Transfer RNA from Roseibacillus sp., 73 nucleotides, folded computationally. It was read from a public genome assembly.
RNA sequence: AGGACAGUAGCUCAAUUGGUAGAGCAUCGGUUUCCAAAACCGAGGGUUGUGAGUUCGAGUCUCGCCUGUCCUG
Numbered sequence: 001a002g003g004a005c006a007g008u009a010g011c012u013c014a015a016u017u018g019g020u021a022g023a024g025c026a027u028c029g030g031u032u033u034c035c036a037a038a039a040c041c042g043a044g045g046g047u048u049g050u051g052a053g054u055u056c057g058a059g060u061c062u063c064g065c066c067u068g069u070c071c072u073g
Base pairs, nucleotide, nucleotide: 001072002071003070004069005068006067007066010025011024012023013022019056027043028042029041030040031039049065050064051063052062053061
């Protein structure tokens, strides 16, 4: 330099070919317990890497850029 894949909550990952952004763990609160852990119930937490485009509607499609992994030279 060229190519492939990936980027979504604090972490690990979904969202089935465009139609309400979710789960587990973690965090916080509650129940329980002499206290804690475990268990159960609930809550908060997101500019979907970034900037544009297409569309009534974009995490999803198109383009540029950034970051990471791998391959080729």